[in-house]
Molecule: transfer RNA
Organism: archaeon
RNA sequence: GGGAGUAUAGCUCAGCCUGGUCAGAGCAGUGGUCUUAUACACCAAAGGUCGCAGGUUCGAAUCCUGCUUCUCCCA
Numbered sequence: 001g002g003g004a005g006u007a008u009a010g011c012u013c014a015g016c017c018u019g020g021u022c023a024g025a026g027c028a029g030u031g032g033u034c035u036u037a038u039a040c041a042c043c044a045a046a047g048g049u050c051g052c053a054g055g056u057u058c059g060a061a062u063c064c065u066g067c068u069u070c071u072c073c074c075a
Stems, first nucleotide, its partner, number of pairs: 001074005007068001010027004020058001030044004051067005
């Protein structure tokens, strides 16, 4: 230099191909029940610029373009 993949909650990941209800799960953390107390178990609530910017569209995490992070391949 060329090519491919990746980016979504504190962590690990779904969802993207096929645009449309409020963006979800597990774990962690918080509160509660239970217990002498802790743990376990159960219940509840909270937690998000969907990497950044722009475009298309009535509507974008999802489609298009550019840039960036990380990983891999070729030279």